[in-house]
RNA sequence: UUUUUAUACAGAGGCGUGGAGAGACAGGCUCCGUGAAGCGCCGGCAACCAUCGGGAAAGUCUCGAACGGUGCCAAUUCCUGAGCAUAUAAAAA
Numbered sequence: 001u002u003u004u005u006a007u008a009c010a011g012a013g014g015c016g017u018g019g020a021g022a023g024a025c026a027g028g029c030u031c032c033g034u035g036a037a038g039c040g041c042c043g044g045c046a047a048c049c050a051u052c053g054g055g056a057a058a059g060u061c062u063c064g065a066a067c068g069g070u071g072c073c074a075a076u077u078c079c080u081g082a083g084c085a086u087a088u089a090a091a092a093a
Stems, first nucleotide, its partner, number of pairs: 001093008013042005021031003025081004043073003048069002051065006077085001
C1' cells in the first nucleotide's frame, strides 16, 4: 500500500513547549492569540488484539478484570455528499 471482517448517536484533559491554524476531502457550520496544529510529560476513556477469571454449550458465544500491543479524550464519522468514502482494530498478501 491492497484485500477481508468488525465498529463509528456512549465515554474520557491538564500542564509545558510552540506561534496560526484545526475539524480526512468538497460545500456548510464550528473551534482557535482568553493561544490552532505539531511535540513532550502526566492523567483518563474504551475493551479491537493478547492475557487472566466466571458462565453457557459448541469449538464458538457471553460477563468481568485492565499489568501488555494499538486506538481515542469539542460538536453523531460536527452536518450534507460520495457509503464502493473516511478513521481505527484484527487477519492476510
SAM riboswitch aptamer (S box leader) from a Cytophagales bacterium, 93 nucleotides, folded computationally. Model confidence (mean pLDDT): 83 of 100.